[in-house]
Context: one part of a larger RNA
Parts: sequence; C1' cells; structure tokens
RNA sequence: GAAUGAACGCUGGCGGCGUGCUUAAUACAUGCAAGUCGAACGGAAUCCAAGGAGCUUGCUCCGAAAGAUUUAGUGGCGAACGGGUGAGUAACACGUGAGCAACCUGCCCCAAAGACUGGGAUAACUCCGGGAAACCGGUGCUAAUACCAGAUGUCUCCCGCUGAUCGCAUGAUCGGCGGAAGAAAUGAAUUUCGCUUUGGGAGGGGCUCGCGGUCCAUCAGCUUGUUGGUGGGGUAACGGCCUACCAAGGCAACGACGGAUAGCUGGUCUGAGAGGACGAUCAGCCACACUGGAACUGAGACACGGUCCAGACUCCUACGGGAGGCAGCAGUAGGGAAUUUUGCGCAAUGGGCGAAAGCCUGACGCAGCAACGCCGCGUGAGGGACGAAGGCUUUCUGAGUUGUAAACCUCUUUCGACAGGAACGAUUGUGACGGUACCUGUAGAAGAAGCACCGGCUAACUAUGUGCCAGCAGCUGCGGUGAUACAUAGGGUGCGAGCGUUAUUC
Repeated sequence: GAAUGAACGCUGGCGGCGUGCUUAAUACAUGCAAGUCGAACGGAAUCCAAGGAGCUUGCUCCGAAAGAUUUAGUGGCGAACGGGUGAGUAACACGUGAGCAACCUGCCCCAAAGACUGGGAUAACUCCGGGAAACCGGUGCUAAUACCAGAUGUCUCCCGCUGAUCGCAUGAUCGGCGGAAGAAAUGAAUUUCGCUUUGGGAGGGGCUCGCGGUCCAUCAGCUUGUUGGUGGGGUAACGGCCUACCAAGGCAACGACGGAUAGCUGGUCUGAGAGGACGAUCAGCCACACUGGAACUGAGACACGGUCCAGACUCCUACGGGAGGCAGCAGUAGGGAAUUUUGCGCAAUGGGCGAAAGCCUGACGCAGCAACGCCGCGUGAGGGACGAAGGCUUUCUGAGUUGUAAACCUCUUUCGACAGGAACGAUUGUGACGGUACCUGUAGAAGAAGCACCGGCUAACUAUGUGCCAGCAGCUGCGGUGAUACAUAGGGUGCGAGCGUUAUUC
C1' cells in the first nucleotide's frame, strides 16, 4: 500500500447493488417449512326432485331416485428433490484423466408385442371391550389400478449341445436345436391418460485404477482377515465384502504405523510475476441430522421434519405408562468483541401431485433491520473589501492572520419535503413488490459535515498551561521553567458520510 463475513471509538443526508453467528455440531417456547390425486376404490356426511304431512296459502317438517359438493380410510405417486451445517474425514473424500468383457436406473423419449379366465381377503363401517392418555384388542360386513392362482409367450432369463466373428486377458457379440421358468388393470374417461414384457436412448447413480494437494522422525518399525489361493455365501456388481480350509505372506526411509490439524474443488485476497495466505457469500462434489447402533419400504435411503433398540436431556401422567429432537424459515436463552423480522406473496422462476381446474411449496420472489462493504449523488453557484465585527498572534494603538470567508446582491433546486399522474416485469387471465420506480408541478438556500493528524520517518506551527509531574508513544524517543512531541486554543494538513484504532493475510 492492498484486503476483510470484521469489531471498537467519534460522527452520520440520500440512493443502487451486494453481504450479515467466523464463538456453543450448545439447549430450545411458539408458528410455519411435503403434500397431492374422487378421472383407482367402497363408504359416510351435506344439498336437492317426485311424493306425503301441517296449516297462518306460501312457508315449515318428513322423504330420498338421479345428480352435485365435501372428504376420514384403502390405493397410487412424491416424501432419497429442494433447504441447513462442516462435527467427523489425511480417505479413491476431493480434483483431474482413464476403465467396467464386473453393474443398476422410477418418471421422460423411440421401437416391437400383448392385456385371457378366475379367486380369497382386508381397512373404512357396525357392535363389544381395555386405557388417564398415547393408542390397542375382538366380532360381523364390503371395494379396487390393493393381493393371489391359472392360461398364452413376440420376448427375456437359466441349463445342455453346436456354428461364425472379434478382443490385451478373464472372455465378448451374433446365430441354430432341445428343455425348464416368467406377464398384465382394458381400468377410468369427452379428447386422452394409464397397465405388462422386451430392446435402445437421454439424464442420474455404483465400482476400480494412474497422478495431484498439510505438519511432526523428539512417531521406525507396522499387520492375523493381516497378504494370497481354493470351495461356499452375499451384492445391482468385482472384491477378505463375509465364512471354512490351505500357504506365510503384505507394507515401510520414494516415510509404513502413530500423533496433531483440516471438509475438498472452481475460486478469493495479495503480488510485476514466481509465489504466499485463505476456502464467507455463488457453483460442483462429499459427510452429517440429539449421541451410538440396526434394518424395513422403495427404482433410489440404511432416510434432517420415517421405523426399531440403547443412552443422555426435556416434558405429560390417574405412577400403570407415554411424548420430543430448529446443523429448515423466523424467533428465544446462553456463549461472545460481534452478526437481522416470530414480515408479505405464490404475481414471476423452479419443484411435487393431478387429465385439468387447481392445491402445496419459509425453495424462491420481495419488503424490514445494520454505513457491514462497493459504487454514485448532495450538503449550493456567481459576484462581493470598509479587507466589517469577533477570535488568535504581535516588534502593541500600528500591523499580520482567520478571509471572498461572512454580511449584502443576483441566480439555481440535484437529493429530501408536499401534491397530482403512473408502469415494465404478464403477447389470454393472474402483480406480493406497490400507488414503488419513473414523470409533472409547488415552496424555499432552504432540512444535510465530520474525523484523524501537525519533532523526524510524514503533508501540516504558533501561543498559553504544566514542570521527569500530569501525560504521549508505530520506531526513534518527548516531559526535570523558553516543550513546534503532554493538555487547551488559534491556525494549518489529509481524507470525507465517513474518519481513526485494533485484529488478521499478502
């Protein structure tokens, strides 16, 4: 000098765009953050015609076909995305480049073929019972795109025999014959949306390997599923991934093992560069979800707002037993030098469900708070000498300086204030922002300047007070009676809605 997610002191007019718990991965009151589909299904409730009853003759009651609306439950899809945090991790976690002849893939796209015949349940509901509650048990009934059995087999998979082509290897691909196994909801509907099998694609994921990126040798030896093989199991898949047996291997001074620290990267800051330091916001990947463990469902999880077990903590309880998890958005306590509103809206973009209308969305779009940062603008402009008054200084009634500064004259009205109009964002409807941006008009210099420094480094000097005291200080050093270094005043210098200080990096 530059920089910061900064903090502190003094000060503070406006706007635009950003940013905002770096500490306790501490504990959390309250509200919201994941639902949707009645065009899968049976019910239930409400409305309602004919008809009937009462009469006050245009109302009330009963009624329930067809229909409409709503929906607890079964069922489907989603909930594995989106959002948060960086505790753990020195690792194929990440980055980069390859490989899989060892793999999976819901929704979406393309192509081929198909959907036949039956069956038994169960929730809801009814009745009964237990419990303070959370909730649970039994009886009886019922439906499906829920579940099951059989048929068919373009096709797929498996087994046996066999042919051709190809590969770096384990082998791969395409055929032929025989055998065995395997489907579906023709459901709903106005268009159309679905179901089953198979091949391909797109996008997504899994696994393996080369190379790369911290410190300590005052860590020198480490290892028994350890290293390899065979058989078996398991997985979507290779593999000590697991298991039995066999062999005795494997790693290490090119740093094994141990310890400390740490999410990694694109990037950010600095620097002429080489390099050094860092990894907030934004983007990609990974890991985690009170702590530890486990699986279930599913195309996908070993699952933040799912389940089970154990633990700590908090809460309810009728003492028998139950409930909970903000590292989602706000917000609270605590910690701290320190970090915001318990706001508005789904109008836009995107996501989930739905045929659609639509519903949900603290993602997101906006607003609020904070000079926290960057950028822009303003706090007036021109004239004006009696060089006014006052202040300060002085060689003292004379000057110098503040100083064109003020007064005074002539103008202007940015920003702000008040009033009127008023968008784009939405090409059909729909605007939270918002009567906002912006435009026009009105009045009036009016409402808007501070902070640090002045011995040298380093731009800027005098007076008074103090007297090694009080104090200053980044280094050198000032102060003991003439202090340009302390304090105050006048003046000056620098920057300016900021200016200084502290911390950290280069």

A computed fold for a 506-nucleotide part of an RNA from an Actinomycetes bacterium, annotated as small-subunit ribosomal RNA, 5' domain. It was read from a public genome assembly. Rfam family: Bacterial small subunit ribosomal RNA. The prediction has a mean pLDDT of 87. Lineage of the source: Bacteria > Bacillati > Actinomycetota > Actinomycetes.